[in-house]
Context: one part of a larger RNA
């Protein structure tokens, strides 16, 4: 280290539970708000008070009326203290109080804050301050007042009344997308959807026909069913899609305008028309007309009404008078109606839901147990056996349940009475009326099913523009007839939609990764913001009985005893307690041994149960496993994966084919020539029950374009023919299960994008307003001056001067190069170096501009770490022909990678191939025989068409040459034809197979074929052989055909291998026999015979041209006893050195010739050689020798040719008469083939039995089958829940752990033991959130890396002492080191208690910690003068009225806000643990308000005095440079105090320290600034004594600023000394000079870019005005907010982060300097 077992830890799965959710049903309620809402902030308790709940300064509550009963003071224990039978707490009705914000409303504003006016009250001498009430804006109405402008109006003021804002869905409108679909896209679609906006109600909208229809009729609207996916619309594509009739729910109708009458008002008319009629009088602001108001009248389509006429109950009354008649009014009667429309106020009485509640039957004993409700026995109640609880499972214990009852108060709703309102009929048809910028029409749009179409109807824009019933509109262009209706005014309940809210109930809904995001949450947290948004964070026990006491320890950690309890392995981290992971113990194994980690066999060691047993660990078995055989994970995607192609670290949980509607096929069930209801209704025991309901749908009849006809019909002249039907043979329909399709997100996850509405300029870009910053040094422009020079200029030169997008260089800004860093110190930095650094500079604060937009010295840069279109939410589950993933088992069959079409090629559709069902009942296939057609292979070409080589002869033509007068001649040239020889063809054929194909017959045959219907998958194929095309007769290439295999196929062989060879795996057998291939060993199996090979050739890949006395065999030729071949011996001569050439050439440089002689033979020479000779040698000849020799050719096996990266191309060892090669013979091995035996299952056939009579079931037998991806079909297992019936359980359910089952083919199921402590199971049906090793899946937990990297500037530590359990880090001391224009000090923004003290050490702190910016507790911030508000304005914001705009809203005036600016009164010292210009001491100042006193002025209309919201002045302004002034500060000295040493130096020119003071007030002087008095005056919107303008006198005085001096100060401080050590008290010297310095103020010069506003203040009047100004003294008042601490460890950067962050002070030496280096004060050594 491995395996196994036992016991733990970690972790929080599983099971059980439910406080919380989800969905729905019924009823209620459907609004709250200026009487201040919704929603919040802040408070509120005796103590602790953080949160929730309640409440509001009357603050977990107050009053009262009811209910109710014994306890109560919420969650929430405890202490303290109370309340309560004189009725508390609690529940309900009504009331009171109700801070601040919020519509928010006095004004403002950064919500919960600041600040007023008026009236009243409190307090004070008075101001200040406090309390109560009131004061916003807009609309409408009324009243008053009242401009330009006469009346008037606008405006203003007052009063009354209303509005605003919030709210889940539903509703009506305005405006209105895109993704998407159309396989692209533009009309179209998505869709009038989403979003935004406006408005309303409990519902809304609509609504009483200018309707629908069709010649019949209906009779407002709304909603449901249905008509109907019909008619239609439509790139006639995708898609969109009515209506009428019919059945239901619910029902309800009305009021006006006008005509006419009356009356009122105004105007006109002007004595007359008249005054209701007649007559007579009388009257006179009367009458008439127009307009407007009011009242009556009137409201319809068989047109209505007015007007006119006629008739009609009773009584009373009369408006100039009398009479007559009418009319009107009032009362009564009769009838009718009413507070939702149609008119409108109510009052009384009664009933009454609801808002608290009350009564409410019936059980005991025994037993187990911790506990009884369980079990047993014996009872009881039931209009109550719903449910929940109680120590396990309860009708009879508790709460309840059925049933019955109940309200002081509020009160939905309802009834009655009072009350209120209304009143007729007919006729005539002459006159009048019947809704105007309307209808209609033209043009342009929208909406309707209707996309411009033949396009009506309706609506809008625009232009034009009628009629009044003899009118007008409609009936789908239009016209006619006919019919229907009566527009241009209005109201109207119910049936319908929805549920934030209340009550009650239900669930084949969830049960803590589920169910809401949420069982403590819109919390923690993230983001500038809009917005996003968790965890899994539930469970002790019946009861806290929550562990007294003891021990260990520094322990409030943790543990051990004891005790409680049924149980403590129920101990608070608490039910059960799985796995990963991690330990301890035991058994076995492991240190010469390599690999998917298993499997098969198995020695050895150890052991004993769910078995047996002879009782012996004996059989069988369990743990381990040396050694051996075989053996390259899983998934996905692929032609093909061990692949070095994808995905997965491990475990646990979650995680994907659903649902609705429609269609189709099939199974089942009902009825059947019929089947069936829908909406709705009824009933009611509340049940997806039963009964009504026949509208409608499907079917029973078809044909035709249709009219139409009809067992026929259409075509046609037809009675014909033909098409489609009928008949032969009628089956449908409803419901439901399953398969599939369509529409919907439609199996799940996944884009980049598009569009809408919003949020962002705290980053950054640009701009606006207001402020701030830039050490030091250098250069020396213009101008000016002098000199020189010129006629005068010009010019030159010297000064002066101080310009510049000038120069060098810090701060500051930037970011050149390089290095580091790269899981950083840092999501852009650091070191060194570098650019700009008075400018187009940098920077603070406040503001403006934004998403197809901004901004941009322009890079597509920047717009919050995001930019070729930000971010957030929504449309939205966009779409994805693409990738990935898709979860239990068994059985049967089983593909395709092809064709056609395709903006198609990695996608589809149809066909092909697969499967299942039904039907037909004869086909399909193979073999043989026979009969066919063909034009391929081959072959051939003097058989065509073409191609093509050589030769020939002559013929012809051409070219060339010769000759030339012609004729002609020659030709190694070309062409044509011919002849000879030899050839070629996919697109040549005089020919022509084998196969294949078609047909006929027979045989065989495991029905394999065909038709119809349901369901698919497949359209990337690969290799090998053969036939070909392309390519190079290259490719593991590509494209076809054909066959096979793989794909989807295991097994054996080929070492190893998808495609090769053999062979097709249902299971088992330590059976047999074979195939391919093998038989020396690895490795199962072998011998023999004859040859060959010598190369390790070869034995399991391949090799050329060429070469070779390798070797075996065959054939041929030549020589050879007349002596061959080889060897040895000898010869190899002469003419001649052949000739030529040559310097020479003699056989042998070269050319020519190559003869002759002697010979046995010998070349005018085969080589070597020489300058040339020479020399050697060969050919040739003889001898010796004595038998074969030489050459050519064919063939077997070998050799060379033969160079690549491991030995590495026999699989290795190895092998040589083989273990190689060749040829035989005889054996054997060898597979999941075949055979044998046993078993399973499927199909089929048969038999028997059962049977609900259905080829249904069971059993048996025979035969045959059973590899399998995509895919089809069949049968089952398991999970959760439901119904019914059974049934188990505290004597122990579920869950968990383990086990050796002789359980099941499997998914899985029992049983036993332990744990656990309350719920389970079986059978039969049913319903599904129903099965996971994989989606770079999601969540949690745990590993690995790894005790590894790292511990954040290399400014640095060391020692001693202290504390403590413990000290490198804490405290103190000493020494050392670092910063010192900071790493010191003050402050703005920001943070928000971090500040100080005491205590603590779990967590935070990169280690430790006694320590801390950590935790706990307590404490701490003191202002008239500092900053801000009660003052002002800038950019800019908001904005009454106003203007504009679909809405939302935008702009903007008066105003009102808004500092970064203006204005404005305090200084020094001391003091605390922590504050100080704030407290204290001293000394001041400002505003307001009293009192006292003094000097004035004035008092009745003004000249006391005050004094504008008006006028004027001032406030009030740039850069640069210079001058003057001379502050702070430093240095040196003087003076004072102290020191006396250890040294280089020591009583000196020694050393150390100190030598300081404000505001205010007064003021000589110096410097600067400012003129003063007075006259006139037409301007300054009115006025002015002021200002302006213009004169005169005049240069002094006044006022003011800075500094100084004095005072403040007989004070404070002050080195040091003394005293006290629980601490802080006392004394206190010198307190000067010089110098450096250059703050501040003022002034001057110069330049061009020409440099805020308003208020405070001064002054002037307008105006107010009776007392009041000024001085002095002395009192009083002075509000609100900030104030601690941090300037980096407290801010912005996720951090105690090497980054970033405004302004001020900023010492010494060196130096030009704030550079640099070293130091002071002060602070640090950077938390291993």
């Nucleotide at each position: 280290g491995g395996u196994a077992u036992a016991c733990g830890g970690u972790g929080g799965a599983u099971c059980c539970c439910u406080u919380g959710g989800c969905a729905c049903c019924a009823a209620g309620a459907g609004c709250c708000g200026a009487u201040g809402a919704a929603g919040g902030a802040c408070g509120u308790g005796g103590c602790a008070u953080a949160g929730c709940u309640g409440c509001g300064a009357u603050a977990a509550g107050c009053u009262u009326c009811g209910g109710g009963u014994a306890g109560c003071c919420g969650c929430u224990a405890g202490c303290a203290g109370g309340c309560u039978u004189u009725g508390a707490u609690c529940c309900g009705g009504a009331g009171a109080u109700c801070u601040c914000c919020g519509a928010a409303u006095u004004g403002g504003g950064a919500a919960a804050c600041c600040u007023g006016g008026c009236a009243g009250g409190g307090u004070u001498c008075a101001u200040c301050c406090c309390c109560u009430g009131u004061c916003a804006u807009g609309g409408u109405c009324g009243a008053g007042u009242g401009a330009a402008u006469a009346c008037a109006u606008a405006g203003c003021u007052c009063g009354a009344u209303c509005a605003a804002g919030g709210g889940a869905a539903c509703g009506g409108g305005g405006c209105g997308a895109a993704c998407u679909g159309a396989a692209a896209c533009a009309u179209c679609u998505c869709a009038g959807u989403a979003a935004c906006c406006c408005c309303a109600g409990g519902a809304a909208u609509a609504g009483a026909a200018a309707g629908a229809a069709a010649c019949c009729u209906c009779g407002a609207u709304u909603c449901c069913c249905g008509u109907a996916g019909u008619a239609g619309c439509g790139g006639c594509g995708a898609g969109c899609g009515a209506a009428c009739u019919g059945g239901g729910a619910a029902u309800a109708g009305c009021c006006u305008a006008a005509a006419c009458c009356a009356u009122c008002a105004a105007c006109a008319u002007g004595u007359a028309a008249g005054g209701u009629a007649g007559c007579a009088g009388c009257c006179g602001u009367u009458g008439u007309g127009u307009u407007g108001g009011u009242g009556g009248g009137g409201u319809c389509g068989u047109g209505g009404g007015a007007c006119c006429g006629u008739c009609a109950c009773g009584g009373a009354u009369u408006g100039c008078u009398g009479c007559u008649g009418a009319a009107a009014u009032c009362c009564g009667a009769a009838g009718g109606a009413g507070u939702u429309a149609c008119a409108a106020a109510g009052u009384g009485c009664a009933a009454g839901a609801g808002u608290a509640g009350u009564c409410g039957a019936a059980g005991g004993c025994u037993u187990u147990g911790g506990a009884a409700a369980g079990a047993g026995c014996c009872g009881c109640c039931a209009c109550a056996g719903a449910a929940g609880g109680u120590g396990a499972a309860a009708g009879c214990c508790c709460u309840g349940u059925a049933g019955a009852c109940g309200a002081a108060a509020c009160g939905a709703u309802u009834g009655c009475a009072c009350c209120u309102c209304c009143u007729g009929a007919c006729g005539u048809c002459a006159u009048c009326c019947c809704g105007a910028g309307u209808a209609g029409c033209g043009c342009c749009a929208g909406u309707c099913c209707c996309g411009u179409g033949a396009a009506a109807c309706c609506u809008g824009g625009u232009g034009u523009g009628a009629a009044u019933c003899u009118g007008c509109g409609g009936g789908g262009a239009c016209c006619a007839c006919c019919c229907c209706g009566u527009a241009a005014g209005g109201c109207u309940a119910a049936a319908u939609a929805c549920u934030a809210c209340u009550u009650g109930g239900u669930g084949a809904c969830c049960g803590a990764u589920a169910g809401u995001g949420a069982a403590a949450a819109g919390u923690a947290g993230c983001g500038u913001g809009a917005g996003c948004g968790a965890a899994u964070g539930g469970g002790u026990g019946a009861a806290a009985a929550g562990a007294a006491c003891c021990c260990c320890u520094g322990u409030u950690a943790g543990g051990g005893g004891a005790g409680u309890g049924a149980a403590a392995u129920a101990g608070a981290a608490u039910g059960u307690g799985a796995a990963a992971c991690u330990g301890u113990a035991u058994a076995c194994c492991u240190a010469u041994a390599a690999g998917c980690u298993g499997u098969u066999g198995g020695a050895g060691g150890g052991c004993u149960a769910u078995g047996g047993u002879u009782c012996g660990u004996c059989c069988a078995g369990c743990c381990u496993g040396a050694c051996a055989g075989c053996g390259u994970g899983c998934c996905u995607u692929u032609u093909g994966c061990a692949u070095a192609a994808u995905g997965a670290c491990c475990c646990u949980g979650c995680g994907a084919c659903u649902u609705a509607c429609g269609g189709u096929a099939u199974g089942u069930g009902g009825c059947g020539a019929g089947g069936u209801u829908a909406a709705g209704g009824g009933u009611u025991u509340u049940a997806g029950g039963c009964c009504c309901g026949g509208a409608g749908c499907c079917g029973a009849a078809g044909c035709g374009a249709a009219a139409g006809c009809g067992a026929g019909u259409g075509u046609g002249a037809a009675u014909a023919g033909c098409g489609c039907g009928a008949c032969u043979u009628u089956a449908g329909u409803c419901a439901u299960g399953u398969g599939c399709c369509g529409u919907a997100g439609a199996c799940c996850c996944g884009a980049a994008a598009g569009c809408g509405a919003g949020u962002g300029a705290u980053c950054u870009a640009a701009c606006c307003a207001u402020g701030a910053g830039c050490a030091g040094g250098c250069u020396g422009a213009a101008g000016c001056g002098g000199a020189u020079g010129u006629a005068a200029c010009a010019g030159u030169u010297c000064g002066u001067g101080g310009a510049g997008g000038g120069c060098c260089g810090a701060a500051c800004c930037g970011g050149u190069g390089u290095a580091g860093g790269u899981u950083g110190a840092a999501a852009a930095c650091u070191g060194c170096u570098c650019g700009g650094a008075u400018g187009a500079c940098u920077u603070g604060u406040g503001g403006u501009u934004a998403g197809g937009a901004g901004u941009a010295a322009a890079a597509g840069g920047c717009u919050a770490a995001u930019c070729a279109a930000a971010c957030u939410c929504g449309c939205a589950g966009a779409u994805a022909g693409c990738u990935g993933g898709u979860u239990c088992u068994c059985c049967c069959c089983g593909a395709a990678a092809u064709a056609g079409c395709u903006u198609u090629u990695g996608g589809g559709c149809u066909a092909g191939c697969c499967u299942c069902g039904u039907g037909u009942c004869a086909u399909a296939g193979u073999u043989u025989a026979c009969g066919g057609g063909g034009g391929u292979a081959g072959a051939g070409c003097u058989a065509c068409u073409g191609a093509a080589u050589g030769g020939g002869a002559u013929a012809g033509g051409g070219g060339g040459g010769c000759u030339u007068c012609c004729c002609g001649c020659c030709u190694a040239c070309c062409c044509u034809a011919c002849c000879c020889a030899a050839u070629c063809a996919a697109a040549c054929u005089c020919c022509g197979a084998a196969u294949a194909c078609c047909g006929u017959a027979a045989a065989c045959c495991u029905u394999a074929u065909c038709a119809c219907g349901g369901g698919a998958g497949u359209c990337a194929g690969a290799c090998u052989g053969c036939g070909g095309g392309g390519g190079a007769u290259a490719a593991g290439c590509u494209c076809c055909g054909u066959a096979g295999u793989c794909g989807a196929g295991a097994g054996g062989g080929a070492a190893a291998g998808a495609g090769c060879c053999c062979a097709g795996a249902c299971c088992g057998u330590c059976g047999g026999u074979u195939a391919a291939g093998g038989u020396c060993c690895c490795c199962a199996a072998u011998g023999u015979a004859u040859g060959c090979u010598a190369a390790g050739u070869g034995u399991u890949g391949c090799u050329a041209a060429g070469g070779a006395a390798g070797u075996a065999g065959g054939g041929g030729c030549a020589c050879u006893a007349a002596g061959a071949c080889a060897g040895c011996u000898a010869g190899g001569a002469u003419g001649u050195u052949g000739g030529c050439u040559u310097a020479g050439a003699a056989g042998c440089a070269g050319c020519c010739a190559u003869c002759a002689u002697u010979u046995a033979a010998a070349a005018a020479g085969u080589g070597c050689g020489u300058a040339a000779u020479a020399g050697c040698u060969u050919a040739c000849u003889a001898g010796c020798c004595g038998a074969g020799u030489g050459c050519c050719u064919c063939c077997g096996c070998g050799c060379c040719g033969a160079a690549a990266a491991u030995u590495a191309a026999c699989g290795g060892g190895a092998c040589u008469c083989a273990a190689g090669c060749a040829u035989g013979c005889a054996a054997c091995c060898g597979a999941a083939g075949c055979c044998a035996c046993g078993g399973g299952u499927u199909g089929u056939a048969c038999a028997u039995c059962c049977u609900u009579g259905g080829u249904g079931g069971a059993u048996g037998u025979g035969c045959a089958g059973c590899g399998g991806u995509a895919g089809g079909g069949g049968a089952g297992c398991g999970u959760u829940c439901u119904a019914u019936a059974c049934u188990g359980g505290u004597u122990g359910a579920a869950g968990g752990a383990a086990g050796a089952c002789a359980g099941g083919c499997a998914a899985u199921g029992a049983c036993u033991u332990c744990u656990g402590g309350a719920c389970g199971g079986u059978a039969u049906a049913g319903a599904a959130g129903u099965g996971a090793u994989u989606a770079u899946g999601c969540a949690g937990g745990g590993a690995u890396g790894a005790g590894u990297a790292g511990c954040g500037a290399u400014a640095a530590a060391g020692g001693g002492a202290g504390u403590g359990a413990g000290a490198a880090g804490c405290u103190c001391c000493c020494u050392c080191g670092c910063c010192g224009a900071a790493a010191a000090c003050c402050u703005a923004c920001g943070g928000u208690u971090u500040c100080c003290u005491g205590g603590g050490g779990a967590a935070g702190g990169u280690a430790g910690u006694u320590c801390c910016g950590c935790c706990c507790a307590g404490g701490g911030u003191u202002a008239g003068u500092c900053g801000g508000a009660a003052c002002c304005u800038a950019a800019g914001g908001c904005a009454a009225g106003g203007c504009c705009g679909a809405a939302a809203g935008g702009c903007g005036u008066a105003g009102u806000c808004g500092a970064u600016g203006g204005a404005c009164a305090a200084c020094g010292g001391g003091u605390u643990a922590a504050u100080a210009u704030u407290c204290c001491c001293g000394u001041a100042c400002c505003a307001c308000u009293g009192u006292u006193u003094c000097c004035g002025c004035g008092u009745u209309a003004u000249u006391a005095c005050c004094g504008a919201u008006g006028g004027g002045g001032a406030g009030a302004c740039g850069g640069c440079a210079u001058g003057u002034u001379g502050a702070a500060a430093g240095u040196a000295g003087u003076c004072c105090g102290g020191c006396g040493g250890g040294u280089a130096g020591u009583u000196g020119u020694g050393c150390c320290g100190g030598u300081a003071c404000a505001a205010g007030c007064a003021u000589a002087a110096u410097g600067g600034g400012u003129g003063g008095u007075u006259g006139g005056u037409a301007g300054g919107u009115a006025a002015a004594u002021c200002c302006g303008c213009u004169g005169a006198c005049g240069g002094a005085a006044u006022c003011u600023c800075a500094u100084g001096u004095g005072u403040g100060a007989u004070g404070u401080c002050g080195a040091g000394c003394c005293g006290c050590u629980u601490u802080u008290g006392g004394c206190g010297a010198a307190g000067c000079u010089a110098u450096u310095g250059g703050a501040u103020g003022c002034a001057u010069g110069u330049c061009c870019a020409a440099g805020a506003a308003a208020a405070u203040c001064c002054u002037c009047u307008a105006g107010g005005g009776a007392g009041u100004u000024g001085g002095a003294a002395u009192g009083g008042u002075g509000u609100c907010c900030g104030u601690a601490c941090c300037a980096a460890a407290a801010c912005c950067g996720a951090c105690a982060c090497a980054g970033g962050u405004u302004g001020g002070u900023g010492a010494g030496a060196u130096g030009a300097a704030g550079a640099u280096u070293c130091u002071a004060a002060g602070g640090c050594g950077c938390u291993c």